[in-house]
């Protein structure tokens, strides 16, 4: 920091530090937030991508744990933003596709 492929409606917070703006970007709403958010350390938890076990039709499915390597623990990836549908008096609603971006393996 670049492909490639899988996922993204679920689940899961508590203390100490700090001190003012976060919620990827940018624009619009909505929201957190001196009753201390956001970070960052500690311990806890969640989830099962990698991995452990079994079994079987065996480059793969199924079932099953969580010891290790990652993520995560506000709000669907907070929601829209571009495209196509479909519906409303309406710039309403809803629905699928793409960009975007997380996160994981595996390559460069």
């Nucleotide at each position: 920091u670049u492909c490639u492929u899988a996922u993204c409606a679920a689940g899961a917070g508590a203390a100490g530090c700090c001190g003012a703006g976060g919620g990827a970007u940018c624009u619009g709403g909505c929201c957190c937030u001196g009753u201390g958010a956001c970070g960052c350390u500690u311990c806890a938890g969640c989830a099962a991508c990698c991995u452990c076990u079994g079994a079987u039709a065996a480059u793969a499915u199924c079932a099953g744990g969580a010891a290790g390597g990652u993520g995560c623990u506000a709000a669907u990836u907070c929601c829209a933003g571009c495209g196509g549908g479909a519906u409303u008096u309406a710039u309403u609603u809803c629905u699928u596709g793409a960009g975007a971006g997380a996160u994981a393996a595996g390559a460069g």